[in-house]
This is a predicted complex of two RNAs, RNase P RNA and transfer RNA, with 455 nucleotides together. It holds a member of the Rfam family "Bacterial RNase P class A". It is annotated as a ribozyme. The prediction has a mean pLDDT of 75.
RNA sequence: CAAGCAGGUCGGGCGAUCGCGGCCGGGUGUCCCGGCCGAGGAAAGUCCGAGCUCCAUAGAGCAAGGUGCUGGACAACAUCCAGGCGGGGUGACCCGACGGAAAGAGCCACAGAAAACAACCGCCCGCGCCGCCUCUGGCGGCAAGGGUGAGGGUGAAAAGGUGGUGUAAGAGACCACCAGCAGACCGGGUGACCGGGCUGGCUAGGCAAACCCCACCAGGAGCAAGACCAAAUAGGAGGGCGGGGCGGCUCCGCCGCCGGCAGGCUGCUCGCCUGUGCCCUUGGGUAGGUCGCUAGAGGCGUCAGGCAACUGCCGUCCCAGAUAGAUGAUCGCCAGCCGCUCCGGCGGCGACAGAACUCGGCUUACAGACCCGCUUGGGCA
RNA sequence: CGGGGCGUGGCGCAGUCCGGUAGCGUGCUUGAAUGGGGUUCAAGAGGUCGACGGUUCGAAUCCGUCCGCCCCGA
Numbered sequence: 001c002a003a004g005c006a007g008g009u010c011g012g013g014c015g016a017u018c019g020c021g022g023c024c025g026g027g028u029g030u031c032c033c034g035g036c037c038g039a040g041g042a043a044a045g046u047c048c049g050a051g052c053u054c055c056a057u058a059g060a061g062c063a064a065g066g067u068g069c070u071g072g073a074c075a076a077c078a079u080c081c082a083g084g085c086g087g088g089g090u091g092a093c094c095c096g097a098c099g100g101a102a103a104g105a106g107c108c109a110c111a112g113a114a115a116a117c118a119a120c121c122g123c124c125c126g127c128g129c130c131g132c133c134u135c136u137g138g139c140g141g142c143a144a145g146g147g148u149g150a151g152g153g154u155g156a157a158a159a160g161g162u163g164g165u166g167u168a169a170g171a172g173a174c175c176a177c178c179a180g181c182a183g184a185c186c187g188g189g190u191g192a193c194c195g196g197g198c199u200g201g202c203u204a205g206g207c208a209a210a211c212c213c214c215a216c217c218a219g220g221a222g223c224a225a226g227a228c229c230a231a232a233u234a235g236g237a238g239g240g241c242g243g244g245g246c247g248g249c250u251c252c253g254c255c256g257c258c259g260g261c262a263g264g265c266u267g268c269u270c271g272c273c274u275g276u277g278c279c280c281u282u283g284g285g286u287a288g289g290u291c292g293c294u295a296g297a298g299g300c301g302u303c304a305g306g307c308a309a310c311u312g313c314c315g316u317c318c319c320a321g322a323u324a325g326a327u328g329a330u331c332g333c334c335a336g337c338c339g340c341u342c343c344g345g346c347g348g349c350g351a352c353a354g355a356a357c358u359c360g361g362c363u364u365a366c367a368g369a370c371c372c373g374c375u376u377g378g379g380c381a
Numbered sequence: 382c383g384g385g386g387c388g389u390g391g392c393g394c395a396g397u398c399c400g401g402u403a404g405c406g407u408g409c410u411u412g413a414a415u416g417g418g419g420u421u422c423a424a425g426a427g428g429u430c431g432a433c434g435g436u437u438c439g440a441a442u443c444c445g446u447c448c449g450c451c452c453c454g455a
Stems, first nucleotide, its partner, number of pairs: 001377005007371004012334007020038008040352001044363002047361005052222004059270004065217004069083005084098001085096004099213002104211001106207003120152002122148004128142006160178006179203001181200003185196004226291004236282006244258005260276006298317004303312003336349005382454007391407004401438001409425005431447005
C1' cells in the first nucleotide's frame, strides 16, 4: 500500500422566529405569563422470556406444546459468556435445531436384480441330453439345479478399505495394516470430552426439521388486562313448544327432594360443584372521566471479584407520558459528501424509521462518518 | 394497541396432516357440428405453489425470517 476478519461509538452542531404536548410556579374562574422536559438504535416485526393485572386452582388419568453437547451468567429465556466436538477458510476468524436409528412403527419416488432376510449380466460347479476325436477317456454345445457380493451396470445411498493366503469360482473364511463399533480399565478434566493400551465380534445404510423414545420446562388470557366514578338500562315486547314424579296448604302460583336440561373446573374424560322452563324473532342504550402510567431487574462513573457473560459497594443523575394521539416548520452560519469552476465561489444532497403498560433478548431495515485490535500478500529501509 | 387466519394457472378452490410427475370447476385458444350465434363434442395452451434461507437424495408440504391481505377484541 492492497485485500480482508472481528469489536465498538455516532447517526449532524449552534442561533433566531413561529407553533405543539406534559409538569411546576404566578396572575387568578374559561385564558395569559415565566421556568424545566419532550423519540430510537432499532421506538419496527410481535419471534421468545419476564414483571404487573384479572380469571381459574379437591383430585386422578389421557392428549397436546416447548427446549435439546458441557459448565456458568441471569428475575427468566429459544438470550449471553467460556469450553468440547463436527464442518469451512492459507490465515485473522466464521458456521452448527449438536440427545437417541444395535427400543418400536414407518418411509427411501424414478432407475435398478436387490433399498436392508439382496443373484440381472458375469464367474464357477454341474444331474442329464447331443455332437466330435487319438474312445474304460478327452473336448465342445444345450441345460434342470446350485455356489458366489470379487467384476459390470442403476442410484442420493449397494452391505468396511488396501494387499496377501486360500478356493471350482469366491467371500473377514483366514492373516497384516488402516478406518470404525461395543465393553470394562488406567491417566487428565467439575463436565461435555481427550489420550493410552486390552478384550470382543468382524461392520452395524440413511431419515427423528414427522411419528416415536429419553431428560427437563410450562395453568389461561392479556393494559381494549383490570379498578373506581358518572351516564344508560331489562325483571323489555311478540310468537311457538313443553307442562316429569312425590310431598308441603285445594286449582293457578311458590318452596323442598328425585329425575331431566344447562353451565363451570379456559383441551378431553371420570369425578365434583352451581343454576334452572326452553327455543325463535324483534326493539333499545353507553361507548365519557380518573387511576393503572411511568423512579426502573434504570442510566453514567470509580473501585473490587471473575478468563468472560455478569455481580457487589460507593458516588452522581432524573431522562416523553399523549388519548385520534405533541415531539414540527422556515431562515442564517459552520461541519460532511457530490458535481461544476474563471480557484474568488456556485448549485445540490442528507439513510432506516417514528413511543402508546414496562423491561431483558432475538430478528429484520439503515445514506454515511469515526475509533481500536488482528490476518494474508506485495514494496521499501 | 393486542389476538387469530389465509396466500396454489385469469377467477374460485383441492392437494399440506403422514415429503416423491401439481390437479378440479369455470374462463381462454384451435377444430368439428349450425345458414350464423349459444349449448354440445374433441384437442391444446397457461403455474418461479407470496419471497428468501435451512433440513433432506428430493420441499407446495417440515422448520425459520420477511412481505401482502382478511377477520376478531372496549